[in-house]
RNA sequence: GCCCCCGUAGUUCAAGGGAUAGAAUGAGAGUUUCCUAAACUCUAGAUCCAGGUUCGAGUCCUGGCGGGGGUACCA
Repeated sequence: GCCCCCGUAGUUCAAGGGAUAGAAUGAGAGUUUCCUAAACUCUAGAUCCAGGUUCGAGUCCUGGCGGGGGUACCA
C1' cells in the first nucleotide's frame, strides 16, 4: 500500500429500516440498619465525525477518523 472486521451510557452488551435507543454493572440520592454490606426505590448518563438514500437510519451507501486482524513489496 491492498483486503476484511469493529466503533452505541464510565464498562460489558442489546435494539426485523418504524413511536421517547434498552439491560446488566458502575455513579448519585433515598428507604432499611446502631454503622457498614446486602436488598429495594428513584435520578442522571450514549448511537465516532461529515455527507447521501428514504416518509422514516444505531441499522443501508460514500468519504474521513480511531481500533483489531490478514497479506504484498523492500530491487

Model confidence (mean pLDDT): 83 of 100.
Predicted 3D model of a 75-nucleotide RNA (transfer RNA) from a Flavobacteriales bacterium.
The source organism's lineage runs through Bacteria, Pseudomonadati, Bacteroidota, Flavobacteriia and Flavobacteriales.
It matches the Rfam family "tRNA". Rfam's curators write: Transfer RNA (tRNA) molecules are approximately 80 nucleotides in length. The family's RNA type in Rfam is transfer RNA.